[in-house]
Molecule: small-subunit ribosomal RNA
Organism: metagenome
RNA sequence: AGAGUUUGAUCCUGGCUCAGAUUGAACGCUGGCGGCAUGCCUAACACAUGCAAGUCGAACGGAAACGACGAAAACAAUCCCUUCGGGGUGCGUCUUCGGGCGUCGAGUGGCGGACGGGUGCGUAACGCGUAGGAAUCUACCUUAUAGUGGGGGACAACUCGAGGAAACUCGAGCUAAUACCGCAUAAUCCUUACGAGGGAAAGCAGGGGAUCUACGGACCUUGUGCUAUUAGAUGAGCCUGCGUCCGAUUAGCUUGUUGGUGAGGUAAUGGCUUACCAAGGCGAUGAUCGGUAGCUGGUCUGAGAGGACGAUCAGCCACACUGGAAUUGAGAUACGGUCCAGACUCCUACGGGAGGCAGCAGUGGGGAAUUUUGCGCAAUGGGCGAAAGCCUGACGCAGCAACGCCGCGUGAUCGAUGAAGCUCUUAGGAGUGUAAAGAUCUGUCAUAAGGGAAGAACAACUUUAAUAAAAAUAUUAUUAGAAUUUGACGGUACCUUAUAAGAAAGCACCGGCUAACCUAGUGCCAGCAGCCGCGGUAAUACUAGGGGUGCAAGCGUUGUCCGGAAUCAUUGGGCGUAAAGGGUGCGUAGGCGUCCAGGAAAGUUAUUUGUUAAAUCCUUCGGCUUAACCGAAGAAAUGCAUGUAAAACUACUUGGAUAGAAUUUAAGAGAGGAAAAUGGAAUUCCUGGUGUAGCGGUGACAUGCGUAGAUAUCAGGAGGAACACCUAUGGCGAAGGCAGUUUUCUGGCUUAAAAUUGACGCUGAGGCACGAAAGCGUGGGGAGCAAACAGGAUUAGAUACCCUGGUAGUCCACGCCGUAAACGAUGAGUACUUGGUGCCGGAGGAUUCGACCCCCUCGGUGCCGUAGUUAACGCGUUAAGUACUCCGCCUGGGGACUACGACCGCAAGGUUGAAACUCAAAGGAAUUGACGGGGACCCGCACAAGCGGUGGAACAUGUGGUUUAAUUCGAUGCAACGCGAAGAACCUUACCUGGACUUGACAUGUUAGUGUAAGUCCCGUGAAAGCGGGACCCUCUGCGAGCUUGCUCAAAGACACUAUCACAGGUGAUGCAUGGCUGUCGUCAGCUCGUGUCGUGAGAUGUUGGGUUAAGUCCCGCAACGAGCGCAACCCCUAUCCUUAGUUGCCAGCACGUUAUGGUGGGGACUCUAAGGAGACUGCCCGGGAUAACCGGGAGGAGGGUGGGGAUGAUGUCAAGUCAGUAUGUCCCUUAUGUCCAGGGCUACACACGUGUUACAAUGGCUGGUACAAUGGGUCGCCAACCCGCGAGGGGGAGCCAAUCCCAUAAAACCAGUCCCAGUUCAGAUUGGAGUCUGCAAUUCGACUUCAUGAAGGAGGAAUCGCUAGUAAUCGCGCAUCAGCACGGCGCGGUGAAUACGUUCCCGGGUCUUGUACACACCGCCCGUCACGCCAUGGAAGUCAGCAGUACCCGAAGCUAGUGAACCAACCCAGAUUUAUCUGGGGGGUAGCUGUCUAAGGUAAGGCUGGUAACUAGGGCGAAGUCGUAACAAGGUA
Repeated sequence: AGAGUUUGAUCCUGGCUCAGAUUGAACGCUGGCGGCAUGCCUAACACAUGCAAGUCGAACGGAAACGACGAAAACAAUCCCUUCGGGGUGCGUCUUCGGGCGUCGAGUGGCGGACGGGUGCGUAACGCGUAGGAAUCUACCUUAUAGUGGGGGACAACUCGAGGAAACUCGAGCUAAUACCGCAUAAUCCUUACGAGGGAAAGCAGGGGAUCUACGGACCUUGUGCUAUUAGAUGAGCCUGCGUCCGAUUAGCUUGUUGGUGAGGUAAUGGCUUACCAAGGCGAUGAUCGGUAGCUGGUCUGAGAGGACGAUCAGCCACACUGGAAUUGAGAUACGGUCCAGACUCCUACGGGAGGCAGCAGUGGGGAAUUUUGCGCAAUGGGCGAAAGCCUGACGCAGCAACGCCGCGUGAUCGAUGAAGCUCUUAGGAGUGUAAAGAUCUGUCAUAAGGGAAGAACAACUUUAAUAAAAAUAUUAUUAGAAUUUGACGGUACCUUAUAAGAAAGCACCGGCUAACCUAGUGCCAGCAGCCGCGGUAAUACUAGGGGUGCAAGCGUUGUCCGGAAUCAUUGGGCGUAAAGGGUGCGUAGGCGUCCAGGAAAGUUAUUUGUUAAAUCCUUCGGCUUAACCGAAGAAAUGCAUGUAAAACUACUUGGAUAGAAUUUAAGAGAGGAAAAUGGAAUUCCUGGUGUAGCGGUGACAUGCGUAGAUAUCAGGAGGAACACCUAUGGCGAAGGCAGUUUUCUGGCUUAAAAUUGACGCUGAGGCACGAAAGCGUGGGGAGCAAACAGGAUUAGAUACCCUGGUAGUCCACGCCGUAAACGAUGAGUACUUGGUGCCGGAGGAUUCGACCCCCUCGGUGCCGUAGUUAACGCGUUAAGUACUCCGCCUGGGGACUACGACCGCAAGGUUGAAACUCAAAGGAAUUGACGGGGACCCGCACAAGCGGUGGAACAUGUGGUUUAAUUCGAUGCAACGCGAAGAACCUUACCUGGACUUGACAUGUUAGUGUAAGUCCCGUGAAAGCGGGACCCUCUGCGAGCUUGCUCAAAGACACUAUCACAGGUGAUGCAUGGCUGUCGUCAGCUCGUGUCGUGAGAUGUUGGGUUAAGUCCCGCAACGAGCGCAACCCCUAUCCUUAGUUGCCAGCACGUUAUGGUGGGGACUCUAAGGAGACUGCCCGGGAUAACCGGGAGGAGGGUGGGGAUGAUGUCAAGUCAGUAUGUCCCUUAUGUCCAGGGCUACACACGUGUUACAAUGGCUGGUACAAUGGGUCGCCAACCCGCGAGGGGGAGCCAAUCCCAUAAAACCAGUCCCAGUUCAGAUUGGAGUCUGCAAUUCGACUUCAUGAAGGAGGAAUCGCUAGUAAUCGCGCAUCAGCACGGCGCGGUGAAUACGUUCCCGGGUCUUGUACACACCGCCCGUCACGCCAUGGAAGUCAGCAGUACCCGAAGCUAGUGAACCAACCCAGAUUUAUCUGGGGGGUAGCUGUCUAAGGUAAGGCUGGUAACUAGGGCGAAGUCGUAACAAGGUA
């Protein structure tokens, strides 16, 4: 950094897709170790169990538990004494007592449970972020000042009693305090009317020389606590500017609402609350409403700007089962507190109670998915405490998980018979591959053993020293030192030693993008696929194997976000035709705006200060062996605020100017607008005249009109609409649009010259106005035209095109509608940038001054073009160029100019305007082809002009069809059909029926056996093949060996047989796997290349153009110059001549001979034969043409303009034909799809078609006679003479391997005769009889002869074929195949025409051009309905659910207000009795009750949103459904 994908190819537009990075991930396969991080994203769903907030005895009364100690009693080991009865001692056990001690359950009291930990429901908000502010509070901590005096009354615990299942509660009684309450005193405290008034406390612990004592202490001192106030720190509350998602298919919202005054309330400002007053406040710079969402530091991505996200860590906020409420407190409206309501769960004795894991573990559930009911307070931090210490699921650790990042390993060095196996193979080999095996070595890791850190610093006790307080050597505090002690992790990290290559590699991919290829299987199946797309028998794309590539303890897939995507474009896009300029104007807000000077300094610029938490990112350094990770320092933090400075620019302000804009004056052009009046032509209708049979209409008809008189024509009249010529590439208007003439009213524009105003300007969201046609409403009008409709045609149909009619409408007035391809598909304005040439309207100059012509200038309107621009086309001073300002609009195609909602409308409908779903394209411009019922030019027996045919008949032959056991197979428009087949009776033969064979009819090889070699003959059976049997022959070669030396044996070979294995064989499939060959366009004139040039490119040019030609043949011109394959020529035959040669050919002259014949001798003259040459080249002349090419004519010549004919077939097209001619890949059969044999079939026959033959007759038939060829063939052959037969033919045998002999008489023609127009003396089919020949064989199924028979047929409908000269037509001859069989095929000669004006038309082809939505290329493409399946969506009677609000009812707890006849210790007053109590009153308070507020709940009517629904509507998608053919070519009606 890009790539793939629209096309035949190209450029562009444009979407889709991929490569990268990322992750709290999940899933699949796999899995060795360690370090560091991370781990319910879903159900803020429900939770069993345990733990997560306590602590202080140095505040207090105390003593349930434990311990020490003391005392007492009992038992009692041991020991001593003993009179043996017992006594003493008392280790130990147990009981009781003792708060004096260590301590401490429960309680009072203090501090803390507002931190720490969790979660993200709610919240679009001063919630958060950032920067500021003033009217506040702040426990513990620090600072400072002062104080800490003297009293009182209770309540827990406890005891007794009572209730209850429990939770717990009630009554009576006792008691302490740092608990509670007065009194005193008090300030720089508070209140204040400035006079005054109010207002605090608590002790506890250590030590102690005097003094005192009630013997408890007082007192002194140290420490600590307490009270009041001050300042700070910390934390918290409040206010403000700015920033903070989407929707306008949410446009108006608001009544405590906005402000003021008074009062209340709060720690504090404030409608925070309340009474009164005013009527404000917010909103297009988006209020209100709806949806979504915790915010941030940051994280991911990105070059950046941005975009997305908000786990872990950190700051803030909110929440704690749901909703509401307060209490306590410095702080809460309180996660592990209280009260109430609700839902849920649990206990219950049914009366009533208990609970809240969004703390750590854990469970169920949900889900694709997320861990242990672990250890420890050793460290860090927190609470309490004087401290020890206690508590701490914060935290530190461990466990689980490849979930992520980082590191390490799975070995290293040698090792080629390149082992085996596997895979591929051209069968040779190649690959896996130094890979393995094997040898040597090492020891990370793992295992075992041993050693072994750091994390520990405190604090505390003891002790030493110093200092301070103090009366003090007590004590306390501070500082310095010594010693003792504290580790969950932990069997730690790390180090050493030992054994041993061992336990340790997978995953994905390999068609392109994208690194990496072969084989097999499969056969549009199974499957793959991110996009393009693979798979229908040779799949590098499926599956498997081998091999390879990539990454690696991981790899792949899926999901997310960013990137690529400049594909929302600030950086950094566009709008003529690709998506996109509003139909047009006026104008509001807004945005932007001429010149000069002064001021101030909002923007701007520079700089200062503050802030921008830490962490993160970046840089440097450092610590773990390294890295990840961690630590330190720095930088940065683009923002906001603040002060200062500058004054160019913008805004503001003051003053001025005139170039923009406007006004005045004088002229000018115009279908500009509105209203009124008026004119002629034409159509139609009416009346009358003339006149008669048609008119009208069409491609052609018909409907229609007309004898009741049309059309035509003349005259008169009526009525409506539109204005010919002028007229234009013309004018005017903002656009729509505007056209006879005249008048009135009126808008805008242009020019000229001065003057005036002094920026008054440009654009313009909303808004307002105008706005073709059609349409709507009301009322008129209605000639022509004419939707609908009717009829007639056309047609397969014709609800169309064409025709005849015809109503709305078109016209007028008034009112709606508000849309058009409302287009220049091009918004408005201003400025700048070479030119040429028309037209319209003005002004000026010059000019014999009269008009032109000419020059210049302003405004408008066209064309062509420079630079530039554009994807190209094109645009080009009237920009689509270069810039600026403002507005509108676009973001893939379809769905969709749609749905829903809203607004407008009488309606029709309009404006605004989605989504689901679906496709990988849709599209623009240009290119090359192909095509067109587009155009131009040209050619061809293409048409025309002719001649002869086919199509009708019979027959032959081929095909289709049908039939059949089989009628073998192929060829199927031209370009299959007398084709493969140059010849099916058997054979051929491939088909059918039947009978046989199985290494085979044929080839090569292996192994074993036999040896009668081979071979020949015969018999049985049989249709044959075959099967079975027999005979003859004993004779192949002979390395060697033996010996009776010419015999025997014999390896091996050849050959044959038998058996076996490889294999043979296949006219079986695929011509769409192929080679080769062939057909066709087409013997048409085309098809290409190199270099250059043009174009972004595909491509173009050349090859087009002007001529010419049979021809891309040649000439000329030309950004082309050359070249190749084709054309032509070179080759063959033929037409003329020459030379050479002369047998088998020839015979002029000479000679011989014959009835006759080159028969003979001879000859080379001629013909001929066959070799070589000549000749023809537009060479010559005339004319035309461009002085060319060339064309026309002529001469000469055997031949004249490629002389005639042949061979020769460019690049390519048709998946054209052929696997059955041969070859060949793959597949298939293998006692058969092979091979052999007999018979049958290919020859069938209602029919249809093609190609032929013979005819239909007199230009003829028949009979007789007489002429003239050429090409060819011949030894398994051609066959003469002669004889026989009517004949086919038979007999016969000469000659000939051929210019010698034979086939072999050519026929038409010609000369005579006859027939006389008829189904005939035409024609010959068919049938009967008799024969001949070939052949093993002639029945199915040959040809020929002869006699007899004598069918159709009298010139062939629509249609169609061939031919342009030695041609058509006609006549015969020969040959190949072949035993025989020819009306076919291939050749040969004889006789021998007619016509071509010409290119309008049909067919085919070539060149140029044009259109195209075609490129498989018109046999193309493609549209809509209907039918079927699937999918999503809209409407819909209803129905279900949710949300927010309104009105009313009810109203818990609680705060607050009132009340409070009931209840109450402290203070005050009075009294009483009595020596500490009681009584009454007051003050103060409490329960209860009442009111306001109010959660939940209820009722009612609506709103919004979502789900669902009979039925219904359109839409999308779906290889081969139906009907038509609308569009693309003039698409057949543009």